[in-house]
RNA sequence: ACUCUGAUGGUGUAAUGACAGCAUCUCAGUCUCCAAAACUGAUGGUAUCGGUUCGAGUCCGGUUCGGAGUG
Numbered sequence: 001a002c003u004c005u006g007a008u009g010g011u012g013u014a015a016u017g018a019c020a021g022c023a024u025c026u027c028a029g030u031c032u033c034c035a036a037a038a039c040u041g042a043u044g045g046u047a048u049c050g051g052u053u054c055g056a057g058u059c060c061g062g063u064u065c066g067g068a069g070u071g
Stems, first nucleotide, its partner, number of pairs: 001070007010024004026042005047063005
C1' cells in the first nucleotide's frame, strides 16, 4: 500500500429493513434484628459523517479504531 472482517448500556451477547431484547453490574424498594439470597422496579446503548428508503443496528460510501491476510 492493497484485500477481508469487526465496532450495540459499565461488561457480555441477541435483533427478516418495521417499538433495540436478554443476562450481569449499579441504584431504590419488599423481605430480615442486621446482612446475604430471593423477589419487584429504575438508570443506562447501535464508533463517527453522509447517502438510499415511507422507515436503517441492519443496505451503500467516506472516516476513526481493533483483528486477520497478501506483497
About this RNA
This is a predicted structure of a 71-nucleotide RNA (transfer RNA) from Anopheles darlingi. Its mean pLDDT, the model's own confidence on a scale to 100, is 82. Rfam family: tRNA. By type it is a transfer RNA. NCBI's taxonomy places the organism under Eukaryota, Metazoa, Dicondylia, Nematocera, argyritarsis series.